[in-house]
Overview:
A computed fold for a 74-nucleotide RNA from a Candidatus Aenigmatarchaeota archaeon, annotated as transfer RNA. Its Rfam family is "tRNA". The same sequence occurs in records of 2 taxa. The coordinates come from a structure-prediction model, not an experiment, and the mean pLDDT is 83.

Formats: sequence, C1' cells, structure tokens
RNA sequence: GGGGGAAUGGUCUAACCUGGCUAUGAUUCGGGCUUUGGGAGCCUGCGAUCUGGGUUCAAAUCCCAGUUCCCUCA
Repeated sequence: GGGGGAAUGGUCUAACCUGGCUAUGAUUCGGGCUUUGGGAGCCUGCGAUCUGGGUUCAAAUCCCAGUUCCCUCA
C1' cells in the first nucleotide's frame, strides 16, 4: 500500500442482511421488601447506537468520508 471484518449504557449483548410505535436482555450501581445483621432472593429506578455528512415521511440499520481495533495479501 490492497482486500475483508468490528465499534450500541460502567461491563457484556440482541436488533442491522429485509429502514417503521418507547432500542433487547444480563450484570454493576441507587432505592425498596425480606433478615438481629450480612449474603441470597424478589420488586423498582438510572444509564447506550464511534465521529461527521448524505438519502428518506422515517436511519442503530442504507450510502460516502474519517477515527480506532482485528484478520489477511504484498
């Protein structure tokens, strides 16, 4: 230098191919119930689409560029 893949809460992850109502689940954390106390369990709350632009009535999803990481060829 060429080609391919990945990026979503603090952490992990689904939804992406085939655009559509309030973005899924687990875990951490906060509150509550329970307990003499703790743990476990149950209920509940907060929290996310890598960045910029484009297409569209509507974009996590499609297109373009960029950033970071991984694989591969030379």